Predicted 3D model of a 1538-nucleotide RNA (small-subunit ribosomal RNA) from a Thermodesulfovibrionales bacterium. Rfam family: Bacterial small subunit ribosomal RNA.

RNA sequence: AAAAUGAGAGUUUGAUCCUGGCUCAGAACGAACGCUGGCGGCGUGCCUAACACAUGCAAGUCGAACGGGGUUAUUUCCGGAAGUCGGCUUCGGCCGACAACUGGUUUUAACUUAGUGGCGCACGGGUGAGUAACACGUGGGUAACCUACCCUCGGGAGGGGGACAACUUCGGGAAACCGAAGCUAAUACCGCGUAAGACCACGGACUGAAAUGUCUGCGGUAAAAGUGGUAACACGCCCGAGGAUGGGCCCGCGUCCUAUCAGGUUGUUGGUAGGGUAACGGCCUACCAAGCCCAAGACGGGUAGCCGGUCUGAGAGGAUGGACGGCCACACUGGAACUGAGACACGGUCCAGACUCCUACGGGAGGCAGCAGUGAGGAAUUUUGCGCAAUGGGCGAAAGCCUGACGCAGCGACGCCGCGUGAAGGACGAAGGCCUUCGGGUUGUAAACUUCUUUUCUCAGGGAAGAUAAUGACGGUACCUGAGGAAUAAGCCACGGCUAACUCUGUGCCAGCAGCCGCGGUAAGACAGAGGUGGCAAGCGUUGUUCGGAAUCACUGGGCUUAAAGGGCGCGUAGGCGGUGUGGUAAGUCCGGGGUGGAAUCCUAUGGCUCAACCAUAGAAUUGCCUCGGAAACUGCUGCACUUGAGUCAGUGAGAGGAGGGCGGAAUUCCUGGUGUAGCAGUGAAAUGCGUAGAUAUCAGGAGGAAGGCCAGUGGCGAAGGCGGCCCUCUGGCACUUGACUGACGCUGAGGCGCGAAAGCGUGGGUAGCAAACAGGAUUAGAUACCCUGGUAGUCCACGCCCUAAACGGUGGGCAUUAGGUGUAGGGCUCGCGAGAGUUCUGUGCCGUAGGGAAACCAUUAAAUGCCCCGCCUGGGGAGUACGGCCGCAAGGUUAAAACUCAAAGGAAUUGACGGGGGCCCGCACAAGCGGUGGAGCAUGUGGUUUAAUUCGACGCAACGCGAAGAACCUUACCUGGGCUUGACAUGCUAGUGGUAGGAACCCGAAAGGGCGACGACCUGCCUUCGGGCAGGAGCUAGCACAGGUGCUGCAUGGCUGUCGUCAGCUCGUGCCGUGAGGUGUUGGGUUAAGUCCCGCAACGAGCGCAACCCCUAUCCUCUGUUGCCCCGCAAGGGGAUCUCUGAGGAAACUGCCGGCGAAGAGCUGGAGGAAGGUGGGGACGACGUCAAGUCAUCAUGGCCCUUAUGUCCAGGGCUACACACGUGCUACAAUGGCGGCUACAGAGGGUAGCAAUGCCGCGAGGUGGAGCCAAUCCCCAAAAGCCGUCUCAGUUGGGAUCGGAGUCUGCAACUCGACUCCGUGAACGUGGAAUCGCUAGUAAUCGUGGAUCAGCAACGCCACGGUGAAUACGUUCCCGGGCCUUGUACACACCGCCCGUCACACCACGAAAGCCGGCUGCACCCGAAACUGGUGCGCUAACCCCUUCGGGGGAGGCAGCCAACUAAGGUGUGGUUGGUGAUUGGGGUGAAGUCGUAACAAGGUAGCCGUAGGGGAACCUGCGGCUGGAUCACCUCCUUU
Repeated sequence: AAAAUGAGAGUUUGAUCCUGGCUCAGAACGAACGCUGGCGGCGUGCCUAACACAUGCAAGUCGAACGGGGUUAUUUCCGGAAGUCGGCUUCGGCCGACAACUGGUUUUAACUUAGUGGCGCACGGGUGAGUAACACGUGGGUAACCUACCCUCGGGAGGGGGACAACUUCGGGAAACCGAAGCUAAUACCGCGUAAGACCACGGACUGAAAUGUCUGCGGUAAAAGUGGUAACACGCCCGAGGAUGGGCCCGCGUCCUAUCAGGUUGUUGGUAGGGUAACGGCCUACCAAGCCCAAGACGGGUAGCCGGUCUGAGAGGAUGGACGGCCACACUGGAACUGAGACACGGUCCAGACUCCUACGGGAGGCAGCAGUGAGGAAUUUUGCGCAAUGGGCGAAAGCCUGACGCAGCGACGCCGCGUGAAGGACGAAGGCCUUCGGGUUGUAAACUUCUUUUCUCAGGGAAGAUAAUGACGGUACCUGAGGAAUAAGCCACGGCUAACUCUGUGCCAGCAGCCGCGGUAAGACAGAGGUGGCAAGCGUUGUUCGGAAUCACUGGGCUUAAAGGGCGCGUAGGCGGUGUGGUAAGUCCGGGGUGGAAUCCUAUGGCUCAACCAUAGAAUUGCCUCGGAAACUGCUGCACUUGAGUCAGUGAGAGGAGGGCGGAAUUCCUGGUGUAGCAGUGAAAUGCGUAGAUAUCAGGAGGAAGGCCAGUGGCGAAGGCGGCCCUCUGGCACUUGACUGACGCUGAGGCGCGAAAGCGUGGGUAGCAAACAGGAUUAGAUACCCUGGUAGUCCACGCCCUAAACGGUGGGCAUUAGGUGUAGGGCUCGCGAGAGUUCUGUGCCGUAGGGAAACCAUUAAAUGCCCCGCCUGGGGAGUACGGCCGCAAGGUUAAAACUCAAAGGAAUUGACGGGGGCCCGCACAAGCGGUGGAGCAUGUGGUUUAAUUCGACGCAACGCGAAGAACCUUACCUGGGCUUGACAUGCUAGUGGUAGGAACCCGAAAGGGCGACGACCUGCCUUCGGGCAGGAGCUAGCACAGGUGCUGCAUGGCUGUCGUCAGCUCGUGCCGUGAGGUGUUGGGUUAAGUCCCGCAACGAGCGCAACCCCUAUCCUCUGUUGCCCCGCAAGGGGAUCUCUGAGGAAACUGCCGGCGAAGAGCUGGAGGAAGGUGGGGACGACGUCAAGUCAUCAUGGCCCUUAUGUCCAGGGCUACACACGUGCUACAAUGGCGGCUACAGAGGGUAGCAAUGCCGCGAGGUGGAGCCAAUCCCCAAAAGCCGUCUCAGUUGGGAUCGGAGUCUGCAACUCGACUCCGUGAACGUGGAAUCGCUAGUAAUCGUGGAUCAGCAACGCCACGGUGAAUACGUUCCCGGGCCUUGUACACACCGCCCGUCACACCACGAAAGCCGGCUGCACCCGAAACUGGUGCGCUAACCCCUUCGGGGGAGGCAGCCAACUAAGGUGUGGUUGGUGAUUGGGGUGAAGUCGUAACAAGGUAGCCGUAGGGGAACCUGCGGCUGGAUCACCUCCUUU
């Protein structure tokens, strides 16, 4: 420079914003598990028991260091000898030579190797137990060091000596092995000689900060090895210097958790001297001193190998350290040294311990955390493979040998990467499956089928690179070629939201699912199966773990008024931070250079395997550390100076600031005395209590303690707690003004120290009032309370403790900056005579801009904007609890967890609902009235009970004279019994059927139904011999689809209805306000019956409601004119249109007019006119919605259920039962009445299966009869209250129940179970307890009339009609219901809400606990192996020295042995710490249902809460002090607006 680079969602609520936790989507893994599984490449594979290991292999090599042995060959000599050849022969054989084979011996050569010797074995390979450490990382130092083999250079190797293995012999032993004697070689060992240089001691010089360095002088000390080769030479050997490589030691910095580990340390810290080491050093020893480490975390405890890196992440970070690479540590456990250049040594030694094995019981052997492999453990991790061909290592001169390092192969989808399981065509679409609205859709071009291809696969052929000559385990592998044939090859998970993907069936809070929210209780897209779909794919899911998301520990990048969070307050230590100018310095800082930051990895580029994974090359990067040079603004350090921060002095001033002492008045109580008499006191009302022994009241006197009225004020002072009569003494702080002085002296403040309300504690006083506890009285279901009467600690004082509060402004301290306005307190200045005004500083309030905030709100006294310092928070519960520590006399305080459990807990605000909150208003809501109900009898409905059945529904208002405007049968749904089964009813199909359908008569039967059955058809088309035949319809029969169900679910539904409520409300569009829910409009001031109207207003308009429009009614007009009206007539009939009336149209009423009130408006009030006056009266009409309100039994309807029955028909019964309870009514209780008599006036209805007149009969119900009427014509039809008479207050001449008898009518039928009539009978009942209902005018009350249903009627019901016709309303305090505004809320299923604690039961985790059992560890002591060191060393002893009689002796040195010191393991005792367990016990958490109360949320019914103390079954109650995070009313003060 370029490039790259950050995603959220679900879940608290009725909804919202915020806070906050939980959960999910991503990536990763040495993984495991489930289902499934074709191939290849590259990687990778005991994370657990550093548990135990059978077997094989993993370190040897050199004969060119040495002697010896062995084998072979060769050679010398001596033999044996099957036999062969020659000669001789007495034929028996003999002699000689040779000879396979063979014994001994000699020479030489090759090969081999047990031992001596050299080098290696300290590398390579494994593991991570230990280790919190200079172990590791990084950078340095070594003037404090070593380095075999290798390289370079310089200098050397002369001359001697004595042994020991092997071997031989002997001995011991089961073995392992050991002992004794004897022989022997060397590059094994030892003297002597020599010494360039090295080293040692002592001087001098040089460099340097420093000498142990370098140079130099003198004295002293120490070397060597040969082998091979004919030789050249090669390989070795010794001394010294340098290099390289590898190491040792030291230092700076970095490196986990815990302070509920705060003090640690005696070789400890330093010094001197010595020892020791390659080397510095308390590394070790002696002596001396008393230090050293630590809050920047010592010491202790826990955990852990460290790093390059790896995973994740935008990054910063977080997590991690398997493979590969570097370092460290370890090698059965513990200790120790030896050898060596190097070890305190994985495949070495010694000792101790545990374990395993062998044993002849005496004694021995062993160490897979090398490669394979076995057992065990575990969720879990491979072959007892091939090869040294390659790379590398050891030895060797080399050939070579060795190499489980390594190279390869095998096993495992464990991971990454790549490939395949076919490709193209193929139906408006097969079959099957699934769904369906039955039309179809979908699986689906998918298949079949046609054509094609051959990666893979199988078979066959060829065949590498890796090797620069030979040598290839891999491997006949990779790769290439040919042939064959779609052939060998797809699963897993999911489908409610997050999150891509949907239906059916089954199941029925069951079975089950679930990561979170949550699904499942009969219509489950969430369970299970199926079809379909989505995702990924040789894999897919699950589980576990890490990071992310989580800004949820916040460096980047959070917070603390109310959500978690400011310490109760101050003083002050360490620390952190710090004013102005100038000079120096250069630690921080910045710039440049150098070194380093290993390789691999990551990144970029290029290249190589067909691609990729993988690999190679190059670059970049490695953000760090060290070093050199430079800069000097800022910070630091340092010098000088300054005055504005801070302070000092001077002058004023205010103040309940603190401490001590003194004084005074009012009041309460008590005591004494006087007066005085019956009560006082207390409460909602009472009682306990006091009082005739004289109280209360009142007067006088006295005693004593406590508290400080008015002033008094969001006034003052103080750091906070807190401080209030007056005076005196002592004393702290603050403000203002002016000048002078000091010269940064400052701010904050972990620990620390001090102060710290009330309650409480100790000791001693004091005690008037008040008052926990306590006692009594009330209240109450109870009342361990609230109320009352008493009353002790305490409250007060002194001294000493305690140390906590809602210790609050819920707001840490300091400095600076950022609009104003208005009060108040203290001081100054200016003006004014003054009242006062202006201005300034300090304090204390309120309002408010910008800004901030989740909002409420804060806003120069910040919660704004910045800087500095401290404290604190990280989901709720458990819990401010347990354990431990510290403090306290105690109460207790402080510090402060975890298990477990929940998916929330919370803040602010919104809309509702609610309140034993408030304001305003309305309603027959109360009040004022009239009449009832509740009491009686009867009627009717309901509950209950009964029953075979008493069918079902309706249940506060808003079920109960309701569905039902008519249950004797029917109705009827219920019960009993008897029948029918395609059915009582509908449609379709198939088949049959003319003696078919129908069906008289007869039989059984209660009927339904069944049997028999004379007689006996109809319609359409075709053919016809005219007889009839064929086909079809109707009907019937048989069968199949189906019918049917008042069976269930009104909580699956439609429709309809009730109710709040005819209450005045409910909303919308646009705009505006608010992050948002939402608000505004719709609130406010008036007014109205009304969200009715007016005014105002960030709203302007609109809709559904209100009102009006509709109907009836009240007045008038016009029209109409029969059946009505009027007139004439005896009547038939005729005439008329003024009125009544009929029913059409119209007029009329609108606060229109006037006065007053009001604001000029809306409107109110009064008046005029008018039939009617302020919606004239009545009706119809019911907003958004509420009650899962009512109805599946009006009807309709999803689903479920029954199908010779839950369907259907019939008879009888039941719905009418009856101890009882309730609702609604009727009739009454009488004189405003009963009874008898007489006599006017309605309206509205109904009438042909009907209403029925006049007449006749009957006491009557009624009968007979039938004029008239399809109705303004005729009929029902008589209206009744009225008037007159009588009765005279009584169970009556009131009242009529009940019962007996006799009848009438309806009806198939009045027994269960009809109505009515007549005669007789004559019950309760004398105005109704608590309680409760209706009604405000033509109303209540009272009187009768009609109708629906209906054969009749249980109707006293319901609906309608008219007659007569009142009383009262002061008023809105209260009850009920409702509307609006406001307030509180922990309610939202919305107060019939929510919710607390004890108790009982079950389960879970935790604490305490007599103890018991382990781990780790301290201290003291005992014992003490091996080894090293030191001492000694009678004993033993080759080299060197001396002597020697040559046998030996002595010395030096060494060894065994012994002693000492040190010490592993072990033991004893006593502590600390930690873990497990523990009878019993304590609280906590969870749980569907339980018990007791009602504490909290509204003023929660006694406001709540905090601290403390006492009390109580429990929530809690009470006292004292505090807080507002208390509602409401009143008052005061302040502020704002008009």